The RNA shown here (small-subunit ribosomal RNA) has 1481 nucleotides and comes from an uncultured bacterium. The sequence is in RNAcentral, with records from ENA.

[in-house]
RNA sequence: AGGGUUUGAUCCUGGCUCAGGACGAACGCUGGCGGCGUGCCUAACACAUGCAAGUCGAACGAUUAAAGCCCUUCGGGGUGUAUAAAGUGGCGAACGGGUGAGUAACGCGUGGGCAACCUGCCCUUAAGUGGGGGAUAACCUUGGGAAACCAGGGCUAAUACCGCAUAAUGUGACCGAGAGGCAUCUCUUGGUUAAGAAAGGUGUAAACCGCUUUUGGAUGGGCCCGCGUAAGAUUAGCUAGUUGGUGAGGUAAAGGCUCACCAAGGCUAUGAUCUUUAGCCGGCCUGAGAGGGUGAUCGGCCACACUGGGACUGAGACACGGCCCAGACUCCUACGGGAGGCAGCAGUGGGGAAUAUUGCGCAAUGGGCGAAAGCCUGACGCAGCAACGCCGCGUGAGGGAUGAAGGUUCUAGGAUUGUAAACCUCUUUGAUCAGGGAAGAAGCCGCAAGGUGACGGUACCUGAAGAACAAGCCCCGGCUAACUACGUGCCAGCAGCCGCGGUAAUACGUAGGGGGCAAGCGUUGUCCGGAAUCAUUGGGCGUAAAGAGCGCGUAGGCGGUCUGUCAAGUUCGGUGUGAAAUCUCGAGGCCUAACCUCGAGCGUGCAUCGAAAACUGUCAGACUAGAGUUCGGCAGGGGAAACUGGAAUUCCAAGUGUAGCGGUGAAAUGCGCAGAUAUUUGGAAGAACACCGGUGGCGAAGGCGGGUUUCUGGACCGCAACUGACGCUGAGGCGCGAAAGCUAGGGGAGCAAACAGGAUUAGAUACCCUGGUAGUCCUAGCCGUAAACGAUGGGCACUAGGUGUGGGGAGUUAUCGACGCUCUCCGUGCCGUCGCUAACGCAUUAAGUGCCCCGCCUGGGGAGUACGGCCGCAAGGCUAAAACUCAAAGGAAUUGACGGGGGCCCGCACAAGCAGCGGAGCAUGUGGCUUAAUUCGACGCAACGCGAAGAACCUUACCAAGAUUUGACAUGUAUGCGACAGCCUACGAAAGUAGGUCUCCUUCGGGCGCAUACACAGGUGGUGCAUGGCUGUCGUCAGCUCGUGUCGUGAGAUGUUGGGUUAAGUCCCGCAACGAGCGCAACCCUUGUCCUGUGUUACCAGCGGUUCGGCCGGGGACUCACAGGAGACUGCCGGUGUCAAACCGGAGGAAGGUGGGGAUGACGUCAAGUCCUCAUGCCCUUUAUAUCUUGGGCUGCACACGUGCUACAAUGGCAGGUACAAUGAGCUGCGAAGGGGUGACCCUGAGCGAAUCUCAUCAAAGCCUGCCCCAGUUCGGAUUGGAGUCUGCAACUCGACUCCAUGAAGCCGGAGUUGCUAGUAAUCGCGGAUCAGAAUGCCGCGGUGAAUACGUUCCCGGGCCUUGUACACACCGCCCGUCACACCACGAAAGUUGGCAACACCCGAAGUCAGUAACCUAACCCGUAAGGGAUGGAGCUGCCUAAGGUGGGGCUGAUGAUUGGGGUGAAGUCGUAACAAGGUA
Repeated sequence: AGGGUUUGAUCCUGGCUCAGGACGAACGCUGGCGGCGUGCCUAACACAUGCAAGUCGAACGAUUAAAGCCCUUCGGGGUGUAUAAAGUGGCGAACGGGUGAGUAACGCGUGGGCAACCUGCCCUUAAGUGGGGGAUAACCUUGGGAAACCAGGGCUAAUACCGCAUAAUGUGACCGAGAGGCAUCUCUUGGUUAAGAAAGGUGUAAACCGCUUUUGGAUGGGCCCGCGUAAGAUUAGCUAGUUGGUGAGGUAAAGGCUCACCAAGGCUAUGAUCUUUAGCCGGCCUGAGAGGGUGAUCGGCCACACUGGGACUGAGACACGGCCCAGACUCCUACGGGAGGCAGCAGUGGGGAAUAUUGCGCAAUGGGCGAAAGCCUGACGCAGCAACGCCGCGUGAGGGAUGAAGGUUCUAGGAUUGUAAACCUCUUUGAUCAGGGAAGAAGCCGCAAGGUGACGGUACCUGAAGAACAAGCCCCGGCUAACUACGUGCCAGCAGCCGCGGUAAUACGUAGGGGGCAAGCGUUGUCCGGAAUCAUUGGGCGUAAAGAGCGCGUAGGCGGUCUGUCAAGUUCGGUGUGAAAUCUCGAGGCCUAACCUCGAGCGUGCAUCGAAAACUGUCAGACUAGAGUUCGGCAGGGGAAACUGGAAUUCCAAGUGUAGCGGUGAAAUGCGCAGAUAUUUGGAAGAACACCGGUGGCGAAGGCGGGUUUCUGGACCGCAACUGACGCUGAGGCGCGAAAGCUAGGGGAGCAAACAGGAUUAGAUACCCUGGUAGUCCUAGCCGUAAACGAUGGGCACUAGGUGUGGGGAGUUAUCGACGCUCUCCGUGCCGUCGCUAACGCAUUAAGUGCCCCGCCUGGGGAGUACGGCCGCAAGGCUAAAACUCAAAGGAAUUGACGGGGGCCCGCACAAGCAGCGGAGCAUGUGGCUUAAUUCGACGCAACGCGAAGAACCUUACCAAGAUUUGACAUGUAUGCGACAGCCUACGAAAGUAGGUCUCCUUCGGGCGCAUACACAGGUGGUGCAUGGCUGUCGUCAGCUCGUGUCGUGAGAUGUUGGGUUAAGUCCCGCAACGAGCGCAACCCUUGUCCUGUGUUACCAGCGGUUCGGCCGGGGACUCACAGGAGACUGCCGGUGUCAAACCGGAGGAAGGUGGGGAUGACGUCAAGUCCUCAUGCCCUUUAUAUCUUGGGCUGCACACGUGCUACAAUGGCAGGUACAAUGAGCUGCGAAGGGGUGACCCUGAGCGAAUCUCAUCAAAGCCUGCCCCAGUUCGGAUUGGAGUCUGCAACUCGACUCCAUGAAGCCGGAGUUGCUAGUAAUCGCGGAUCAGAAUGCCGCGGUGAAUACGUUCCCGGGCCUUGUACACACCGCCCGUCACACCACGAAAGUUGGCAACACCCGAAGUCAGUAACCUAACCCGUAAGGGAUGGAGCUGCCUAAGGUGGGGCUGAUGAUUGGGGUGAAGUCGUAACAAGGUA
C1' cells in the first nucleotide's frame, strides 16, 4: 500500500466482498510447564445453608464463674478476678463491599461562584466542669399467646433523663463608628438587652481518658452558574406554581422550595414539547491523522438495594445486611396470627452459546470499637478451578547416504518423503526422585528472655537418572504462501466474494506431498480499518444517483474604497487547573519478558492576567468604480380590455344538373333518384389567423403571431447630473405556472378520448375507414403537475480567436446623403485554441479558472410505494420509510452480429426462356407402423438412388435355436505329450462329438503341433460433447492477418477507409502511414491452331501388286499417337478516362481480353459428420457385450415424403431399308467364326494379357419407304397366369433375363417447387467400377443440338461502406405483463388482546405539618394536703399523599376470517409491449 467481482473486450461510476488489528468472548479439534492478569455481557429472575458490623466492664446495675489464696464440722464457706449470656448507656452501623434498573438531567465532564451554607471523630484557640431531682430496663412476680412477642404489678444504677446557678471575644435584637466590595451587601469595632452548659471513669499518686461552651483549620459534604454531553420533525407548538413581583412559611443554606395576593408572563426552528435509546468520565479498541466505536477489570462521580410511598434517629440517611404502610411473591401456623428480602462472599435453581471454591488467614495493608491487651472485618492477603488473555520456556543438539525399508507417484528410467529415520557422539531446561530452605516482620506484643507467616516445606539452591515423559490445528482454483493420485459423477458435498461438482475435479471426500501458525489452531459474533463508500482534512450533481418548473422576498450567510476608534474574534506571553492510574520517553526491581516501581513528558481543553492591532467584527466620519434615480432616444407575437377584417370548413335556403359520391393497400360501413357529390347565389354560426416567417423578436418561466384603439410591465443604447454600499443569495413564506381534469353558467363550426359500425387478423377491446359525445372556445373559481429540458440553480470577476444574425451608438469618403468599411455596447447562433471531461463533448452564452449563497445525491429492486401528516370538491398532489431480495444495476466509447435501416456491387438470385418435379404406374431411399429381429449411422440448405462401386448363403453388425471358454486371431513363460492335421465310419440341422486308421523333422541347441496353468486375447459394446485423421458447408465468396510507425487513458483504430476500376484487397490515384504474409491471379493437367522429331499394332496422298479387306510391297506427305516447341501480351490502332489504372470499338489471328474445362478451397464458422474404414484416451464386458453353426431378418406394409425411370403419344408408334462415334474393359477373363433354339441362351472353341484379338454391330436418335389416323388406341406398359434360360451348395421367403398370354393407372398434372446462359439445356445411345448372379443408381464417353437475358424494383444468398441496438450462446437474440402453482416478508381489515405515559373524579394506608385534646401525664410552679397550673401525649379533625377503583381519550405492540399489491422460484398458460424505422418511432 491494495486486491476480487458488472463486459466479447475497454474506460468510468458504483455497490458487494477479502487481506489487518482488537475482544470480559463462545463453539470445534488438540493440549507439556511456569509467571502476571482476567472470569454472569443473559433473568435489577427466585433463593436453601453458612459467614459478610460490631465493640467498650476503664460509663451502669444485677447475674454466672475456673485457677490461686484463706477457713472448714470435709457438706462447704469466704476472698478473688480471668470469663460468659442478656440489659441500660456510648461510639460505630451514612464507611468498606455490590449492581447499572432508573436517569437525556447541573446526572456527568470541565472551569468558576456561595457576600446564600453545614461538618461527628482529628488538630488548634480561649474558658469551664457548681449544686440538686425524679424515673426506668435488667431482675422478681402475675397474666395472655402455638409462635413472634405482649400487658399489668413490684424493686434498682449510670457518662441515661430533668430543673437551678454561673458564663463571653459565641448567638439573636436594637443603637452607633470605620474600612471594603460585586446589586442584595461584607469585614472590623463600641454600647444596651434577652435566651443559653456540663459527667464522670481509671489510677496509691503523678497523670491520662472523657464532658460543656468557644476561635481558627483540615477533611467531607450541600447549593448555584458558563460551556460540552444520543436519535427521531412521519413529534411544531409547550406551559397555571406555569413566568415574574410583594409578603409570609420552610431549610444548614439562595430559590415558587411551599402558601396568600397581584401582574400575564416564560420556552421554542440556534429544535421547545413528545417518543425511543442510554448510567457519565479518566480511559479502552481502531486509525497516518482528523475521526469512528466503546464505557468489563482499575480509579473518580451519580443512582439503586423485592416494587411503590413515608418519615424517625443522627454530625451525616429519607439508610443494602434499620423502622412504618401498601403491593406481589416465598415460608411457619394451633388459622387467631406471624416471619423474610444475596444488585455483600461462597453456593443453589433458572435463563443462556457462555463465566469459578458453600477454600485458608487476619501474618501483611486498611477500617470499627477500646486507655490497652484485644475483639470484629467474605474489605483485603492468599490458595483452588478455567489455554479466557498477555509473556517466557520446553518437546532435544551435532554428525550421519546404501540417499535403507515402508508410503506416494511414475513416461517403469526414476522422482519424492529425506539428514528425515536407523546409527554414532553429546546436553538435561521443564516433569520425576532425594536433601536443604527463605524474604515478606525496620512492625507488633513483652520489664526482659522471648514470641508472632494464611501463602508454605512454597519460591529458590544442591544432587541423581535417562533422549528419556511432552505437537497439534488450519489451509493448498484466484484473491492468497502451498499439487499430485484415487473415489464420486449437478449426486454426495464445498463456498468469504467470484464460483466448483453433469466420468479424466489442483475447488467435494480420502491419501501422499507441500504451505502457514504453534500449546495452540480454526470458525462464529461484534467494533474500527481498508471505505475519499457522508468527503472539515477529503467527493459530487449535461448523459452514471443528484439543479427545486419559474420568480418575489423574510430570517440567516457573504459583502466595494479610505481614515480613525474599541479589542469580541485572531496572534503572542505569564499564572492556575487539566486527580491518580493509563500512554510516550528515561531509569530501576523480579534470571528475561509480560508485570511492577520511580522520574520526566504529553494531556491539543478551560479560566484568568498582560500585550499587539495586520485581517474579520463594533462604532464614527468620508468616497464613487457596485447598485439605483432623473433626462433623451429605440426595437419588440411582453401583458390586459374593447372594437373589427377577410380566406376556409360546416349548416340552411334557392337555382343548374344526374347517378353516383365518399373512402382504402384493397374494401365495406356511410351519404344519394325523397335528387347527393359537383356548381352558382344568398344567409347563419363558431373557431383559428395562410403568405410575411427567419437556429428572427419579446418574456422570470409557463408561454406569446390577422388589424385598430386604450391602459400597462420590462430590457437596450447615449449624454450629463444626482443618491452614496442602498448589494448578492435566499431555509421557511407568498405569487405565477402547458396540457389534461373538476365546479357553475354560456357556447359549440371544425377536430375528437369514450362509444358504435365497417375492415384487417388465428384473435384485434388496436393501428386503417365511416360516424360520434365529453372536451377543445368564453366568464368566474379550483387543480399545481410535465422529457416544466440547455436533462446544465443564481450572482460577480478573469481566460485566444474566426464567422453569421437582431437592436442601439460613434468614426471614416474634401462637404451633405445612401451603400460600403472600421470601432463599440447589449442579445442570439455556428466553428474552434488553451483548459476541463470516464468518454461523448463543453469551450467569453463554459461543463475552463476562482469567490459567495441556496437546492439536491450516496448500489439495484421493493418505491416515489405503505403508514402518518398537510393541501384538494374529486382526480390526486407534497412530504416519505421498512421488512424482504440481488451482486450487480448503470454511463460513455470499442469490435462484431443483427435490422420488416440506408447506399454501392455480385451470383441461373429474380426477370426473359427451355426442360422438368409435384398428379399415374414402377424402381430406390427415408419416416412411421409391424415384428423374435425388421442391425447401425446420416435429419433444413449441407439426411432421404446417402455410408452401400451392388443383403438369396456369406456379407451381417440383428433375431431364434444349438455349441465353445487361454478362446476364431497375436505374443510370452512353465510343465507334459509326440503327434496334430488329413482320411473313413456313426450321430447330428450344422458347428461339433465319439471311434477307427495314420505315427513328425532335427545340425540334438531346438523347430512344429497339442494339452494343462498363468499373463492375456477378443468386443461393428459406450462416449464424434475426451480425440487424431478424413470429409461436408458458407465458398472458388474476396477476403483474413502481421511487423514497425502514428492516434487513443484504454478496448482498439489506422494500414484494409476515400475517388475510379476489376471476376478478384485486380490495378491506379489520393491518404500517417510504410512494408509484408495467407488467399486472388499465374505456374500444373486437359481441350482448341501451327511447327519439329519418331512412325507400330495406327495412317494411305502419290507408285506397284491384289483374293478388293491398307490386304501386300512400300511411303513418312496426311489423320492419329507419343514427346518437345510456338502462339495471346490489352501487344497494335481509334475513342473515353485524371497525362493513371482501365473500359468501349476495330484490325490481324485457330483462339481476344481469365479462350473452354479441370485440379487447386485463406483466417475461420457450424461442440456440423464419422469411435461401424482406420488410429486412439477413458469407461464397460470376460463360461460373455467374445467365438462357431443352422435357419430367419435387414426385402416385412393401412400410410407419408425425397430422388429417379417409363409414359400419357402423330416433332409419335410399329415394320423394313440405310449412315456416322468416343471413352473404356478383358486370362477364375473377353470370347470371334461356325452350329442349335422364336428367344433368353446353349454346343464347340480361333484369337488376344491387347493402337494387333474380343466385348462390338449396322451405336442410337438421324435419313428413306410403308402402315396406323386421335381412340385409353398398333399410345402406355403395370399386374397376373403359363412355359423357360442363366448364375450359384442353394433362386420358397428373396435374383436377373426370355417367350406366349393378360393389358391396370395414366389424355401433360393444385398450391408450390427444381435445373440450365452454349457445344450449355434438351434428346440419343455406348462403356466402366462393384460383381458368381443381380442397375431405372453412380462414374465416364461421344452423337444431334436450341431458346432467352430488357434489366436489378422485388425473392434468396453473399461482399464493402454507413447507421441504430437494451443482442455477444450474438434475432432460432433479448425481453414485458396478466393468469395458474409453491414459498417469503409487508400493508389494509369487522375486531380481539397486552403495554406505557398523562388527565378527570372516587377512595385514601403509613407519615410529616397544622389544629384540638372533656382522656392520660414522675421531674418545674402554687399548695400542709387534696388539688390546680404549666408541659408533653393518646385520641380526633384538616391539608398533602402511595397503592387501588371508575371513565373517556392518546401513543405503542401482538394477533385476526378475508383482502391488496410486492419479492423469489427448473421447465407451465396467453399473447408479443420494448430493444433495429422492433414492424403504428
The coordinates come from a structure-prediction model, not an experiment, and the mean pLDDT is 84.